A computed fold for a 106-nucleotide RNA from uncultured Exiguobacterium sp., annotated as SAM riboswitch aptamer (S box leader).
RNA sequence: UCUUAUCAAGAGAAGUCGAGGGAAUGGCCCGAAGACACUUCAGCAACCCCGCAUCAUGCGCGGAAGGUGCUACUUCCUAAAGGGAUCAAUCCCUUUACAGAUAAGA
Numbered sequence: 001u002c003u004u005a006u007c008a009a010g011a012g013a014a015g016u017c018g019a020g021g022g023a024a025u026g027g028c029c030c031g032a033a034g035a036c037a038c039u040u041c042a043g044c045a046a047c048c049c050c051g052c053a054u055c056a057u058g059c060g061c062g063g064a065a066g067g068u069g070c071u072a073c074u075u076c077c078u079a080a081a082g083g084g085a086u087c088a089a090u091c092c093c094u095u096u097a098c099a100g101a102u103a104a105g106a
Stems, first nucleotide, its partner, number of pairs: 001106007012041005020030003026077002042071003047067002049063004075099001080096005
């Protein structure tokens, strides 16, 4: 970089550091009562994985030893195109796309 799947649920304490952080736009938030990051421990979930079942794959049911991942806010909302609602809309509802994150494979 490409392909496929998922993204409204779930799960935090301690220590270190010290100023920005939540990808990007606009917003809205978090943050010296110490955020973000890192380390340790704990937890969540069940993608890979393990077991049952099956001729087999898939689906299904169960598990959590191992490999990842995750533990503020729906991917925090949102930027493009369309539909609905409205007297009309930049407000509201909604669909798709784009972008992103994670997993597995190439």

The coordinates come from a structure-prediction model, not an experiment, and the mean pLDDT is 84.